[in-house]
Context: one part of a larger RNA
RNA sequence: UGUUAGAAUGUUGACGGGCCCUCCCUCCAGUACGAGAGGACCGAGGGGGCCGAACCGCUGGUGUUCCUGUUGUCCCGCUGAGGGCACGGCAGGUUAGCUACGUUCGGAAGUGAUAACCGCUGAAAGCAAAUAAGCGGGAAGCCUUUCCUCAGAUUAACAUUCUAUGUUAGAGUCGUGGAAGAUUACCACGUUGAUAGGUCAGAUGUAUAAGCGCAGCAAUGCGCUUCAGCUUACUGAUACUAACUUCUCAAACGUUAGA
Numbered sequence: 001u002g003u004u005a006g007a008a009u010g011u012u013g014a015c016g017g018g019c020c021c022u023c024c025c026u027c028c029a030g031u032a033c034g035a036g037a038g039g040a041c042c043g044a045g046g047g048g049g050c051c052g053a054a055c056c057g058c059u060g061g062u063g064u065u066c067c068u069g070u071u072g073u074c075c076c077g078c079u080g081a082g083g084g085c086a087c088g089g090c091a092g093g094u095u096a097g098c099u100a101c102g103u104u105c106g107g108a109a110g111u112g113a114u115a116a117c118c119g120c121u122g123a124a125a126g127c128a129a130a131u132a133a134g135c136g137g138g139a140a141g142c143c144u145u146u147c148c149u150c151a152g153a154u155u156a157a158c159a160u161u162c163u164a165u166g167u168u169a170g171a172g173u174c175g176u177g178g179a180a181g182a183u184u185a186c187c188a189c190g191u192u193g194a195u196a197g198g199u200c201a202g203a204u205g206u207a208u209a210a211g212c213g214c215a216g217c218a219a220u221g222c223g224c225u226u227c228a229g230c231u232u233a234c235u236g237a238u239a240c241u242a243a244c245u246u247c248u249c250a251a252a253c254g255u256u257a258g259a
Stems, first nucleotide, its partner, number of pairs: 001152001005163007016148003021049007033038001050107006059100004066093005071086005110144001112142001117137004170249003174190005195242003198238005205230002211224005
C1' cells in the first nucleotide's frame, strides 16, 4: 500500500517444502519342494543400526552470580572472625537455564493411475495371436495419504463479534518485564494490578556457621548450641518499590432510513 468502511478473534489451505533408509531374529516350518544335501513364497510377531524432531522427569556435561576445604601473601592496630590478589589461586560438589552421552517419538498403514512384466476376451487374417475396439494384475518410483509454512492464493477466501460522528470500536507511544529477542518483531502486565524487584515462607544445593567449653606446648581434635549456617537463575504468598499523569492515530463516496 492493496484486498472497496474500520477493527478484534478464530479458521480453511491453492501453491510450495520436509520425510521416504536398512539389517537381524522367532513363528508359520524343518512345512511346500527335493533322491539327498539343502530349504522357501505368502503371512504374523519381536529386536537393532542410521537419520530426524521435541524435551530435561532420569543418567551425565556446563554452571567465573551458590556452598565448602585449602596454599602463599597483603589488609582490617593485635587475637579471633573476615576480605583482596594469585587462571574462579587451587580443589570437591551444585540450583535454574542451555545441553547429549540421556529420554520420548517418527521414517506407519493404505488409496488411485502406471513402468518393465504377466493376463482376459478378441477380429482384421473361418486358425493363431494380451491389441486393432474393449477389460484386468503389477514397484521403495508418480498422485494422494502423513508433517511444516502459507489468503499479495490480485481467483487477494471463510465464520463470529464489535464500532455509527463521538476522538468511539480499536491501535500505537510510554512504562514493568519475558522460557520472545542483535535491533525490530512477538508475548504478559500497567493500581479494577502479582509484570519485575524487594520481603516472607518453601524447595534445592552445600555440609554441622559464628560463639562457648574440654584435651593438648602447639598445629589441632572433640562436645553443646546444631543434621546447623549460608543458599544464584526455582515455587508460592505479599502492593513495600517501580509500572504515574498524560499523549498520538483512527473508518470515503453513493443508496436507504432517521434528524

Predicted 3D model of a 259-nucleotide part of an RNA (large-subunit ribosomal RNA, domain VI) from Candidatus Hodgkinia cicadicola. Its Rfam family is "Bacterial large subunit ribosomal RNA". Its Rfam clan is "LSU clan". Gene Ontology terms of the family: structural constituent of ribosome and ribosome. Its mean pLDDT, the model's own confidence on a scale to 100, is 84. Taxonomically the source falls in Candidatus Hodgkinia (Bacteria, Pseudomonadati, Alphaproteobacteria, Hyphomicrobiales).